[in-house]
The part of an RNA shown here (large-subunit ribosomal RNA, domain IV) has 345 nucleotides and comes from Herpetosiphon gulosus. RNAcentral holds the full RNA, with entries from ENA. NCBI's taxonomy places the organism under Bacteria, Bacillati, Chloroflexia, Herpetosiphonaceae, Herpetosiphon. The prediction has a mean pLDDT of 85.

Context: one part of a larger RNA
RNA sequence: UCCCGGUUAAGGAACUCGGCACGAAUGACCCCGUAACUUCGGGAAAAGGGGUGCUCGCGAUGGUGAAACCCGCACGGGUGGAGCUGAAGCGAGUCGCAGCAAAGAGGCCCAGGCGACUGUUUAACAAAAACACAGGUCGGUGCGAACGCGAAACAGCGGACGUAUACCGGCUGACACCUGCCCAGUGCUGGAAGGUUAAGGGGAGAUGUUAGCGCAUUGAACCGAAGCCCCAGUAAACGGCGGCCGUAACUAUAACGGUCCUAAGGUAGCGAAAUUCCUUGUCGGGUAAGUUCCGACCCGCACGAAAGGUAGAACGAUCUGGGCGCUGUCUCAACCGGGAGCUCG
Numbered sequence: 001u002c003c004c005g006g007u008u009a010a011g012g013a014a015c016u017c018g019g020c021a022c023g024a025a026u027g028a029c030c031c032c033g034u035a036a037c038u039u040c041g042g043g044a045a046a047a048g049g050g051g052u053g054c055u056c057g058c059g060a061u062g063g064u065g066a067a068a069c070c071c072g073c074a075c076g077g078g079u080g081g082a083g084c085u086g087a088a089g090c091g092a093g094u095c096g097c098a099g100c101a102a103a104g105a106g107g108c109c110c111a112g113g114c115g116a117c118u119g120u121u122u123a124a125c126a127a128a129a130a131c132a133c134a135g136g137u138c139g140g141u142g143c144g145a146a147c148g149c150g151a152a153a154c155a156g157c158g159g160a161c162g163u164a165u166a167c168c169g170g171c172u173g174a175c176a177c178c179u180g181c182c183c184a185g186u187g188c189u190g191g192a193a194g195g196u197u198a199a200g201g202g203g204a205g206a207u208g209u210u211a212g213c214g215c216a217u218u219g220a221a222c223c224g225a226a227g228c229c230c231c232a233g234u235a236a237a238c239g240g241c242g243g244c245c246g247u248a249a250c251u252a253u254a255a256c257g258g259u260c261c262u263a264a265g266g267u268a269g270c271g272a273a274a275u276u277c278c279u280u281g282u283c284g285g286g287u288a289a290g291u292u293c294c295g296a297c298c299c300g301c302a303c304g305a306a307a308g309g310u311a312g313a314a315c316g317a318u319c320u321g322g323g324c325g326c327u328g329u330c331u332c333a334a335c336c337g338g339g340a341g342c343u344c345g
Base pairs, nucleotide, nucleotide: 001340002339003338004337005336006335007334008333010331011330014329019326028052029051030050031049032048037042039174053094054093055092056091057090058089062085063084064083068079069078070077071076095099107324108323109322110321111320112319113318114316115315119131120130135172136171137170138169139168140167141166147158148157149156176310177309178308180241181240182239185238186237187234188233189232190231191230194229195228196227200223201222205218206217207216208215209214242260243259244258245257246256269303270300281297282296283295284294285293
């Protein structure tokens, strides 16, 4: 000097990215008492207080149940309450610094983000706001179902010894209030017409050869599926949801008007947000001082409605900000016990 363990004056987060970590503190039981909010279940052990040993006395209620009396031949049954016992509680006394005397045994509160919740996950750096989830919705599937595994051409099995209130797939993700506009593009679904169109059918003709019959080759109309074109529907299908100019009796702003474009130009709600570049936006709160945090504002670089929008009690080894308590995290280190290092052998 380091490691492990222990204690610490005064202060008490000044440490630090961050109370990380070691802990410190809280801790059992009984009594009192408990807010906002809420889905009325909860939140709750909320929070916050008080008590607890031993001795003596009393002791409701509890357990056992004597004598006596009654019924009965008896066994037995009933009434009865003595004695013993347990005990909440009450009263008095008593000792100590301290009575759940040791050990074991929640720290708490406020506000916000995300996810409703219990669950699941990266065996061995991630436990989460990721996955799942009940619930919602869309699509497929009439049964040898769709779909999946599998076989090789059509076996078999799962689905299911199920039958559309079923099964499969996609998205969303409790509950509550809701979920706007666009079908032009892409996709899907439907469409007895029309256009295009393969093999094939069809053969007008043409060519070679032949004396000829023929034999070859080529071949126009026309008839030919699905698909595509075309017509329509469909967004909880993939997706999309404008620009410029002017205008009110201070100024500013623009309910209003004009114009261009579009399939339609973002509704409700939310908003510097897990989204905001400029940005430490501006104002308010909290602090002596606050790039974080909370409440607002709205100029949304680049929120927005099931890749759901907004709320929200409960829940969380979640994340963020604040406070009380508490502490060697720190001011700032000290001492004690053990070990290593170091010296000698």